[in-house]
This record gives sequence, structure tokens and C1' cells, in this order.
RNA sequence: ACUAGAUAAAGCCAAACCCCGAGUAAUCGGGGGACGGAAAGCCACGGGUCCGAAAAAAUCGGACAGCCGGGUUACCUAA
Repeated sequence: ACUAGAUAAAGCCAAACCCCGAGUAAUCGGGGGACGGAAAGCCACGGGUCCGAAAAAAUCGGACAGCCGGGUUACCUAA
């Protein structure tokens, strides 16, 4: 350095649910709370799911990075 991840250490994030707020909605922000997570850090690039536009398809706009893949950066360390 690469690969890998332990009944290790130090820290980190925070599902459901509740309260307040934003949004038509998906969903998001803050507080509480922990189901979990070794990238559950970041990027909507491919697929997927969801919402809106009279909305089945097509199209357009949007949401999800804690659905999968990909890209990129990074803490610790035994075998």
C1' cells in the first nucleotide's frame, strides 16, 4: 500500500415512533428516540421505487444515497 473487518479501542451516523416547522405530495429540516449501520460520508451517473402535472402509456418536473450497482473521499485495527 492492497485486501479484509474482531465479543478490540476512540469516536461517528440514527429506522420506527412522538413533538415543532416546510412542501399539493413523495419527502425534508430541528428536537427527543435507537431498529440498525464499516462508509447509514458525499455524488441522482445506470437500474429501481415513490410523488405531482386530468395521468394507463409516453413525456416533463420532483423525492429516496438506510433499495441495488457505479464514482469519489475517509477514522481505527487483530487475525